[in-house]
Context: one part of a larger RNA
RNA sequence: CUCUGGUUAAGGAACUCUGCAAACUAGCACCGUAAGUUCGCGAUAAGGUGUGCCUGAGUAAUCAGGUCUCAGCAAAGAGUCCCUCCCGACUGUUUACCAAAAACACAGCACUCUGCUAACUCGUAAGAGGAUGUAUAGGGUGUGACGCCUGCCCGGUGCUCGAAGGUUAACUGAUGGAGUUAGCGUAAGCGAAGCUCUUGAUUGAAGCCCGAGUAAACGGCGGCCGUAACUAUAACGGUCCUAAGGUAGCGAAAUUCCUUGUCGGUUAAAUACCGACCUGCAUGAAUGGCGUAACGAGAUGGGAGCUGUCUCAACCAGAGAUCCA
Numbered sequence: 001c002u003c004u005g006g007u008u009a010a011g012g013a014a015c016u017c018u019g020c021a022a023a024c025u026a027g028c029a030c031c032g033u034a035a036g037u038u039c040g041c042g043a044u045a046a047g048g049u050g051u052g053c054c055u056g057a058g059u060a061a062u063c064a065g066g067u068c069u070c071a072g073c074a075a076a077g078a079g080u081c082c083c084u085c086c087c088g089a090c091u092g093u094u095u096a097c098c099a100a101a102a103a104c105a106c107a108g109c110a111c112u113c114u115g116c117u118a119a120c121u122c123g124u125a126a127g128a129g130g131a132u133g134u135a136u137a138g139g140g141u142g143u144g145a146c147g148c149c150u151g152c153c154c155g156g157u158g159c160u161c162g163a164a165g166g167u168u169a170a171c172u173g174a175u176g177g178a179g180u181u182a183g184c185g186u187a188a189g190c191g192a193a194g195c196u197c198u199u200g201a202u203u204g205a206a207g208c209c210c211g212a213g214u215a216a217a218c219g220g221c222g223g224c225c226g227u228a229a230c231u232a233u234a235a236c237g238g239u240c241c242u243a244a245g246g247u248a249g250c251g252a253a254a255u256u257c258c259u260u261g262u263c264g265g266u267u268a269a270a271u272a273c274c275g276a277c278c279u280g281c282a283u284g285a286a287u288g289g290c291g292u293a294a295c296g297a298g299a300u301g302g303g304a305g306c307u308g309u310c311u312c313a314a315c316c317a318g319a320g321a322u323c324c325a
Stems, first nucleotide, its partner, number of pairs: 001320008010311002014309001019306001027051005036041001038145001052067006068072001080304004086298001087296002092104002108143007120129003146291004151221003156218002158214005165209003176198005183190002222240005249283001250280001261277005
């Protein structure tokens, strides 16, 4: 010097990205216990008091009286607490060996498929699962307790239904053309049947085109100009475009670029945090929206206590390293 433990005057987070680490707290009994709340909780909330021994009574729990010490749960074991806010309801699950979470799951909700030889899955098949189940069942998808809710758009894509017309495969093979050549012809040439090559009329389903429906299907949810008797703003008007132009909520947000937005609170001082505002670069309703008690080795901010985190370092014990012998 390094590591592992221990103690420390005065101060007490001034340390630092951050109270990281450490310290404080801790058992049992009694008193006492707020907001909020789904009335279960919150709650060991918080905060406080007691704790030995002896004598007596009592089966005991316990009660009464007494009494000593600086010190009576304590050998080990053995909660720090409070306030605000974000996310996820919760207990669970996960990256075996850098991530435990706000990710996954979840009960609940919704849509959709499936009438049983079910849909669906595995398998070439036989067959098996589904299920020795039968729509209060089973499969798929999305959302994710609960509360209040879940707006508009079917033009595009998808799905479902429809069937008049258009298009359309194999199939069918009408017709025409070509080759060959019996025959005809003096010749040039013509040329039946058959065979072969080719052409492709006609017949022809689903699909597509077409017509509807459907968004808790994939998804989408505007621009410009003017206007009120201060100013400002625009309930109002005009115009263009669209399938329809974002409703309720929430909002500088896990989303806000400009941005350390502006105002208020907290601080001596705050790019943080909380509460508001709304000018939402680029919120928004089961790709769920907004709340929410309880819960969380989750994220942020503040406070009390506590401390070697620090002011500022010191010493002790053990282990290692190094040096000397």
Large-subunit ribosomal RNA, domain IV from an epibiont metagenome, 325 nucleotides, folded computationally. The coordinates come from a structure-prediction model, not an experiment, and the mean pLDDT is 85. Rfam family: Bacterial large subunit ribosomal RNA. RNAcentral holds the full RNA, with entries from SILVA.